[in-house]
RNAcentral holds the full RNA, with entries from SILVA. Small-subunit ribosomal RNA, 3' major domain from a metagenome, 474 nucleotides, folded computationally.
Context: one part of a larger RNA
RNA sequence: UGACGGGGGCCCGCACAAGCGGCGGAGCAUGUGGCUUAAUUCGAUGCGACGCGAAGAACCUUACCUGGGUUUGACAUGUAGGGAAAAGCCGUAGAGAUACGGUGUCCUUCGGGGUCCUACACAGGUGGUGCAUGGCUGUCGUCAGCUCGUGUCGUGAGAUGUUGGGUUAAGUCCCGCAACGAGCGCAACCCCUAUCCCAUGUUGCCAGCGGAUUAUGCCGGGGACUCGUGGGAGACUGCCGGUGCCAAACCGGAGGAAGGUGGGGACGACGUCAAGUCAUCAUGCCCCUUACGUCCAGGGCUGCACACAUGCUACAAUGGCCGGUACAAAGGGUUGCUACUUCGCGAGAAGACGCCAUCCCAGAAAGCCGGUCUCAGUUCGGAUCGCAGUCUGCAACUCGACUGCGUGAAGUCGGAGUCGCUAGUAAUCGCAGAUCAGCAUUGCUGCGGUGAAUACGUUCCCGGGCCUUGUACA
Numbered sequence: 001u002g003a004c005g006g007g008g009g010c011c012c013g014c015a016c017a018a019g020c021g022g023c024g025g026a027g028c029a030u031g032u033g034g035c036u037u038a039a040u041u042c043g044a045u046g047c048g049a050c051g052c053g054a055a056g057a058a059c060c061u062u063a064c065c066u067g068g069g070u071u072u073g074a075c076a077u078g079u080a081g082g083g084a085a086a087a088g089c090c091g092u093a094g095a096g097a098u099a100c101g102g103u104g105u106c107c108u109u110c111g112g113g114g115u116c117c118u119a120c121a122c123a124g125g126u127g128g129u130g131c132a133u134g135g136c137u138g139u140c141g142u143c144a145g146c147u148c149g150u151g152u153c154g155u156g157a158g159a160u161g162u163u164g165g166g167u168u169a170a171g172u173c174c175c176g177c178a179a180c181g182a183g184c185g186c187a188a189c190c191c192c193u194a195u196c197c198c199a200u201g202u203u204g205c206c207a208g209c210g211g212a213u214u215a216u217g218c219c220g221g222g223g224a225c226u227c228g229u230g231g232g233a234g235a236c237u238g239c240c241g242g243u244g245c246c247a248a249a250c251c252g253g254a255g256g257a258a259g260g261u262g263g264g265g266a267c268g269a270c271g272u273c274a275a276g277u278c279a280u281c282a283u284g285c286c287c288c289u290u291a292c293g294u295c296c297a298g299g300g301c302u303g304c305a306c307a308c309a310u311g312c313u314a315c316a317a318u319g320g321c322c323g324g325u326a327c328a329a330a331g332g333g334u335u336g337c338u339a340c341u342u343c344g345c346g347a348g349a350a351g352a353c354g355c356c357a358u359c360c361c362a363g364a365a366a367g368c369c370g371g372u373c374u375c376a377g378u379u380c381g382g383a384u385c386g387c388a389g390u391c392u393g394c395a396a397c398u399c400g401a402c403u404g405c406g407u408g409a410a411g412u413c414g415g416a417g418u419c420g421c422u423a424g425u426a427a428u429c430g431c432a433g434a435u436c437a438g439c440a441u442u443g444c445u446g447c448g449g450u451g452a453a454u455a456c457g458u459u460c461c462c463g464g465g466c467c468u469u470g471u472a473c474a
Base pairs, nucleotide, nucleotide: 001474002473003471004470005469007468008467009466010465011464012463013462015458016457019421020420021419022418023417026313027312028311029310030309031308032307033306034304035303042053043052064299065298066297067296068295069294070293073122077121078120079119080118081117082116088103089102090101091100092099093098106113107112124288125287127286128285129284133282134281135277136276137275138273140271145184146183147182148181149180150179151160152159153158164175165174166173190265191264192263193262195233196232197231198230199229200228201227205222206221209220210219211218236259239253240252241251242250243249315414319373320372321371322370323369324368325367331361332360333359336355337354340351341350342349343348380411385406386405387404388403389402390401391400427450428449429448430447431446432445433444
């Protein structure tokens, strides 16, 4: 100087407390461990691995296994020699890769190019090492810290500044001070959102005027409004009162759409964990080179006594079912989205219009109105299984999703324990998208609808910041 303490002081955080809803019990989904297996490819392992890499394993993917092939190679560049073919199409054999047969006969400035064969350099490796690395990422932590120059003090390591008194979300600011300044962080500058103004007005809008219709901005037209696009205003403790050291600031108020960082996002200091990744990529070294490369078929990654993690659905009446009826936002769509009509109980099928503020996906759902069920393993719950189908796709046996009929399991609110959340939040309700041929009502990322309760307080648990103290630790 640090680190540590079941030392002290001050302060903060959904850390506790106060509340609301869960998890832990059931069934299922997904991931992991374990076991099994020819293979169940690999990685991730307290927080910070376990709905993680994977924004989508039937083949492909695919790295694994079995079997069948191949060796200048599936892919690149070059050298030397050689051929007139090669690709494609058809047929035969085969599980296919491939082999054989037939067909086929490139361009040219005639130098050659392209292509193929042979040979050689080499290719290739998702093989190893993340403890050789770059890059990227997690975590402490959006915590308020981490440092430097000059000066001063100390023999020196170092100290001071950065400590102290206030204050703040903040090393934020003020005052004081052997310090005076500065840098990386904080904040602001960026984006979205909340109010208003100006300009503009199509595919958007429709107040006023006119026309038309069973009806509809449908038409003439209009720019008021909504909205879209661009630009601007606005919030700064600016104003008032009080407290405070005539400070920084805090408390209350006015005005205001918004008030003290308005709400949200992006943004992550010096560093820590030899944290994670050699399987995104790049890369040193090591290793394989008729194989640890490469091509193909089938299988596996989906196996199941069990254990854990994360979720979904429930156990019902604030509910289930039936009928009627209302209101979003944000997205996506020419290999696509598909209106409308017909057929089908339905998944869907056939025909077919339109289409990027135009048309379509698209019915939002909870809600509201009415009816029914009357507390039961039920008209709750839907697992499991049987049969019959639909769609995608060469192909749904292993191993897809969905539909109809039948079947109707566990489950009556969950032990010890444990998690999330402070406001348009929790809870609850649907909608969309990425990936994608198909496959997520349960994952992920977004969007809106309805919309709470509680916070006395900081004694205690956890994590963190500053000062101080002890130390046989570095």
Record summary: Its Rfam family is "Bacterial small subunit ribosomal RNA". Its mean pLDDT, the model's own confidence on a scale to 100, is 81.